A computed fold for a 328-nucleotide RNA from Polaromonas naphthalenivorans CJ2, annotated as Bacterial RNase P class A. Its Rfam family is "Bacterial RNase P class A". From the family's description: Ribonuclease P (RNase P) is a ubiquitous endoribonuclease, found in archaea, bacteria and eukarya as well as chloroplasts and mitochondria. It is annotated as a ribozyme. RNAcentral holds the sequence, with entries from Rfam. NCBI's taxonomy places the organism under Bacteria, Pseudomonadati, Pseudomonadota, Polaromonas, Polaromonas naphthalenivorans. Model confidence (mean pLDDT): 78 of 100.

RNA sequence: GAAGCCUGCCAGACCGCCGCUGGUGCAAUUUCCGAAAGGAAGCACUGGAGGAACGUCCGGACUGCACAGGACAGCGUAGGAGGUAAUACCUCUCCACCGUGAGGUGAGGAUCAGAGCAACAGAGACGAGCCGAUUCAGUUCGGGUGAAACGGGCAAUCUCUACGCGCAGCAACACCAAAUAGGCCAGCGUUGACGUGGUUCCGCGGAGCUGGCGGGUAGGUGGCACCGAGCCGGGCAGGCGACUCCCGGCCCAGAUUAAUGGCGGUCACACCGGGCAACCGAAAGGAAGCCAGGCGCACAAAAUCCGGCUUAUCGGCGGGCUUCACAC
Repeated sequence: GAAGCCUGCCAGACCGCCGCUGGUGCAAUUUCCGAAAGGAAGCACUGGAGGAACGUCCGGACUGCACAGGACAGCGUAGGAGGUAAUACCUCUCCACCGUGAGGUGAGGAUCAGAGCAACAGAGACGAGCCGAUUCAGUUCGGGUGAAACGGGCAAUCUCUACGCGCAGCAACACCAAAUAGGCCAGCGUUGACGUGGUUCCGCGGAGCUGGCGGGUAGGUGGCACCGAGCCGGGCAGGCGACUCCCGGCCCAGAUUAAUGGCGGUCACACCGGGCAACCGAAAGGAAGCCAGGCGCACAAAAUCCGGCUUAUCGGCGGGCUUCACAC
């Protein structure tokens, strides 16, 4: 210098104006929406997307239901050891395969418990037999094919073994709670309640009327923004490592048409065409860099929370290592 392998990180920055949304405080105790429950409205301060928030594929927390214990069935996992709340994740390691190598991949328990399967070729493919020769005797020898021919293979076919799993999920679940229609109870009512038309009465209709209770639904609130498997930093701590332990600091989004945005400016970066141009060259021409302009900035956006995995991703910044070539 070239080509590679593994791994960490960023995901434009700042300022101004206008908005959206959560929290806290103050003010008011008023107004608005709503039958109610409940919600909204002012001012100030302050928080406000991601490395994958994606997928919803695993594992947990949490909640409800079920639950004496065990087994069957079903589903899942599979070398060994460890980490963890747990896992199908992660770490170390053995073996096999791929690569010159750094390294990568592995669906790596069991085929003397049983069943099933094997293209083409071949007489015959899982039953042991068949063909030729030979012998007292399936007694001995040979047999093209094919991955495999009385000896094996496949468990990514069933199966067996070991281990794990009760079922459902925040549309869980808890509380508040209409209208309408059912339900229950009480009282009144054909001795006319009740409704209705006309001047305290009369006419007409007439079997219900009134009150209370209860459940479910719409709707609302909580769950739910969290002192936590929390985040950040450090540690001659333990361990090969995943990880654990100790110390210090911090409190860090949260709705239910669903906030996290828009405009302008400066700078940075990438690209585009244009102009200038050190320098190289005899020339043609090439060209670091500079100037103004234009344009662009990926994949994608929380929805109960957390740990993983998979997939997507413009461009950029590192770290460790390998192979080859050259120079000293």